This is a predicted structure of a 125-nucleotide RNA (c-di-AMP riboswitch aptamer (ydaO/yuaA leader)) from a soil metagenome.

[in-house]
RNA sequence: GGCUGAGUCCUCGCACGCAGGUGCGGGGAACGGGGGAACCGAACAAUUGGGGUGAAUCCUGCCUCGGCAGGACGGACAGACCUCUCAGUCCGAACCCGACAGCUAACCCCGUAGGCCACUGAGAG
Numbered sequence: 001g002g003c004u005g006a007g008u009c010c011u012c013g014c015a016c017g018c019a020g021g022u023g024c025g026g027g028g029a030a031c032g033g034g035g036g037a038a039c040c041g042a043a044c045a046a047u048u049g050g051g052g053u054g055a056a057u058c059c060u061g062c063c064u065c066g067g068c069a070g071g072a073c074g075g076a077c078a079g080a081c082c083u084c085u086c087a088g089u090c091c092g093a094a095c096c097c098g099a100c101a102g103c104u105a106a107c108c109c110c111g112u113a114g115g116c117c118a119c120u121g122a123g124a125g
Stems, first nucleotide, its partner, number of pairs: 001117004008029009030112006040102001049100001050097004057072006073092005082125006
């Protein structure tokens, strides 16, 4: 200076510091997520449990049963910012709830992290 992601901004109090600032606590804004009526949907589901965040799912073949390959589909890729298209390169994880949740106004609750530096090129608006 940037990428992924909701994961940012402002302000007050106290403490520390020469200072830029840092830590803790409080408030506000913004962004993101969950629960939760009517109507609608569902209405034979049921332990083979079910559900949530997320792009991160499904199918086929091989295999030394670790895994590998391919296809469909989903996602990402700085040069002011956004959208679309083409090509190229990558990713398709992980975690959580705890017997339980369709949608859902009012209302209630939760998060504001972590990980990175591959220089991606072109066209249209």

Record summary:
The coordinates come from a structure-prediction model, not an experiment, and the mean pLDDT is 82.